The RNA shown here (SAM riboswitch aptamer (S box leader)) has 122 nucleotides and comes from a Saprospiraceae bacterium.
RNA sequence: CACUUAUCAAGAAAGGCUGAGGGAAUGGCCCUACGACGCCUUGACAACCUGUCGAAUGCUGAAAAUGCAGCGAUAAGGUGUCAAUUCCAACCCUGAACCGAAUGGUUCGGGAUAGAUAAGUC
Numbered sequence: 001c002a003c004u005u006a007u008c009a010a011g012a013a014a015g016g017c018u019g020a021g022g023g024a025a026u027g028g029c030c031c032u033a034c035g036a037c038g039c040c041u042u043g044a045c046a047a048c049c050u051g052u053c054g055a056a057u058g059c060u061g062a063a064a065a066u067g068c069a070g071c072g073a074u075a076a077g078g079u080g081u082c083a084a085u086u087c088c089a090a091c092c093c094u095g096a097a098c099c100g101a102a103u104g105g106u107u108c109g110g111g112a113u114a115g116a117u118a119a120g121u122c
Base pairs, nucleotide, nucleotide: 002121003120004119005118006117007116008115013042014041015040016039017038021031022030023029026089027088028087043082044081045080048078049077050076051074052073053072054071057069058068059067086114091111092110093109095108096107097106098105099104
């Protein structure tokens, strides 16, 4: 880098250094000298993986917490995250509700694409 699976409406910031950009990409809309982005320190959030603990779960089995799977707790280890729903839209739906005399408009929803993170595979 590619592929697979899961999740993405919740949650969580201070200090130091630096000094002009940043929010992936396009458009919008935002953040930003009351200091962005980045780096460092400390803290926090979460619970994807590992670990530990628990039990009146299931499977396997002759049987048994032995193994596997699931559930609950914890937060020690590995990641991740700490403006805005993944900030919103973009493509599709002869989607829904409302408005309008009408081509139509407004709001909401579902899906796809893309992206992010985790775990795994080659």
The sequence was found by an Rfam model in a public genome assembly. Its Rfam family is "SAM riboswitch aptamer (S box leader)". Its family is annotated with regulation of gene expression in the Gene Ontology. The coordinates come from a structure-prediction model, not an experiment, and the mean pLDDT is 79.